[in-house]
Molecule: transfer RNA
Organism: Microcaldota archaeon
């Protein structure tokens, strides 16, 4: 130097193919339960790597970027 993968809440991951309310499970909080506590049940909590583009609409498509992994030289 050329090729090819990855990147979403604190942590972990589905959605990508075929564009249309971002999913779950964990943590955290609050509440019911219990003599405490755990374990179980309800609710809340908070995430698309950055910029641009194209579209009525972008996690999604295109284009640079930045980081990380694999191959060739």
């Nucleotide at each position: 130097g050329g090729g090819g993968g990855a990147a979403u809440g604190g942590g972990c991951u589905a959605a990508c193919u075929u564009g249309g309310u971002a999913u779950g499970c964990u943590g955290u909080c609050a509440g019911c339960u219990u003599u405490g506590g755990g374990a179980g049940c309800u609710g809340a909590u908070g995430a698309u790597c950055u910029g641009a583009g194209u579209u009525c609409a972008a996690a999604u498509c295109u284009c640079a970027g930045u980081u990380c992994c694999c191959c060739c030289a």